[in-house]
This is a predicted structure of an 89-nucleotide RNA (c-di-GMP-I riboswitch aptamer) from a Pseudomonadota bacterium. It was read from a public genome assembly, where an Rfam model found it. The model forms 81% of the base pairs in the Rfam consensus.

RNA sequence: UGAACGAAGAGGCACACCUGUCGCGAGGCAGGGCCGCAAAGCCACGGAUCUCCCAGAGAAGAUCUGGGGACGAAAGCCGGGCUACCGAA
Numbered sequence: 001u002g003a004a005c006g007a008a009g010a011g012g013c014a015c016a017c018c019u020g021u022c023g024c025g026a027g028g029c030a031g032g033g034c035c036g037c038a039a040a041g042c043c044a045c046g047g048a049u050c051u052c053c054c055a056g057a058g059a060a061g062a063u064c065u066g067g068g069g070a071c072g073a074a075a076g077c078c079g080g081g082c083u084a085c086c087g088a089a
Stems, first nucleotide, its partner, number of pairs: 005087002012037002017032006035076001041082003045079003049073002051070004055065003
């Protein structure tokens, strides 16, 4: 120095929920909040999940089934890729 690892120290992020706002919606953004996280930093490549559109069933709706579609969502579901603070065993 690098990889692996995660004691200590310095810090970091921010689940649910609430308020405002954008969106048909999943959900995003800002503020509050703080369940947790050693990558809970970034990336939609693969799988799973969710939304919208189409078709069928369903009296309507909810819901279910199917595959197709969308410059869809989500990185705090898993895998994968990239980057990174500190330095004990």
The coordinates come from a structure-prediction model, not an experiment, and the mean pLDDT is 84.
Taxonomically the source falls in Pseudomonadota (Bacteria, Pseudomonadati).